[in-house]
RNA sequence: CGCUGAAUCCCCACGCCGUGGGGAGCGGGGGACCCAAGGUGUGGGGCGAAUCGCCAUUUGGCGUAGCGCAGCUCUUUCAGCGCGAGCCCGUCAGCUAACCCCGUAAGCACAUAGAAAGAGGA
Numbered sequence: 001c002g003c004u005g006a007a008u009c010c011c012c013a014c015g016c017c018g019u020g021g022g023g024a025g026c027g028g029g030g031g032a033c034c035c036a037a038g039g040u041g042u043g044g045g046g047c048g049a050a051u052c053g054c055c056a057u058u059u060g061g062c063g064u065a066g067c068g069c070a071g072c073u074c075u076u077u078c079a080g081c082g083c084g085a086g087c088c089c090g091u092c093a094g095c096u097a098a099c100c101c102c103g104u105a106a107g108c109a110c111a112u113a114g115a116a117a118g119a120g121g122a
Stems, first nucleotide, its partner, number of pairs: 002108003008024007025104006035094001043092001044089004052063004066083004072120007
């Protein structure tokens, strides 16, 4: 200078290079009428792209719904390279106005960063 992601910015205080709190922005959940639907028993549900199938059973392999990258930005197409996890609630939750609650992390990259079309910007 960039990338994934909601995860950025500002202010105040304190025992001060850290800690605590507040606000804005962004993101998520709960929650009526109406609508939709039966539900549980084998629980059910949420965040997330991260679901599903087959083989093997040495826990791995091959695919797949879906997702991301490519350097001015967006959309589309072709080719290429990756991901396709994990965690949480705790017997409980469809949608849902008012209202209520929560998060604002973590992890990568150093290569003249593939090409074409359209629009915009510089």
Molecule: c-di-AMP riboswitch aptamer (ydaO/yuaA leader)
Organism: soil metagenome